[in-house]
């Protein structure tokens, strides 16, 4: 970089330095000098991991449940919404088109594993 696979309507600053871009992409919409990405400190969570504790098992193995030393992530709006399909309802209406809901899937994001 490419694969597989779990999550994702929840949380989380009145903080220092910096000084204009930022929400992946495209269309909308929105955040920002009443400070934007970036560093840095301080939070948030529980993906790996570490203890402990309890259920099944032949088991060093699955699961649940607490705690939060490490490694990662995360810290504005559901991934901020919509982008592909299919179902309901609702108006207009000859076919049909328009708006909305809900459901799967695409793109992306992040743990982990693998090459």
């Nucleotide at each position: 970089c490419u694969c597989u696979u779990a999550u994702a309507a929840a949380g989380a600053g009145u903080g220092g330095c910096a000084g204009a871009g930022g929400g992946a992409c495209a269309g909308g919409c929105c955040c920002u000098g009443u400070g934007a990405a970036g560093c840095c400190c301080g939070g948030c969570a529980a993906c790996c991991g570490u203890u402990u504790u309890u259920a099944c098992u032949u088991a060093u193995g699955u699961g649940a449940a607490a705690a939060a030393a490490g490694g990662u992530g995360c810290u504005a709006a559901u991934u901020c919404c919509u982008g592909c399909a299919a179902a309901g309802c609702a108006a207009c209406u000859a076919a049909g088109u328009u708006g909305u809901u809900u459901u799967g899937a695409a793109a992306g994001a992040u743990g982990a594993g693998a090459g």
Predicted 3D model of a 115-nucleotide RNA (SAM riboswitch aptamer (S box leader)) from Aquibacillus saliphilus.
It was read from a public genome assembly, where an Rfam model found it.
Its mean pLDDT, the model's own confidence on a scale to 100, is 82.